[in-house]
């Protein structure tokens, strides 16, 4: 330098172009003499910009970041 893959809450992981969900964590509550377990509730997310579309996490372009493969110079 070229090519490929990936980027979603604090963490992990889903979502056929049509309400962004699940688990864990955290916070609050119930239960308990206390704690744990169990149960209930709540908060928090689509890497940036542009485009296509009635509608984009998803498709296209570009940038940024991470990983992988191949190569160039010395």
């Nucleotide at each position: 330098a070229g090519c490929c893959u990936c980027g979603u809450g604090g963490u992990g992981u889903a979502a056929u172009g049509g309400u962004a969900g699940c688990a864990c964590u955290a916070a609050g509550g119930a239960u308990u003499c206390u704690g744990g377990u169990u149960c209930c509730u709540u908060c928090u997310g689509u890497c940036g910009g542009g485009g296509u579309u009635c509608g984009a996490g998803u498709c296209c372009c570009u940038g940024c970041g991470a990983g992988g493969c191949u190569g160039c110079c010395a």
Transfer RNA from an uncultured Opitutaceae bacterium, 74 nucleotides, folded computationally. The coordinates come from a structure-prediction model, not an experiment, and the mean pLDDT is 80. Rfam family: tRNA. From the family's description: Transfer RNA (tRNA) molecules are approximately 80 nucleotides in length.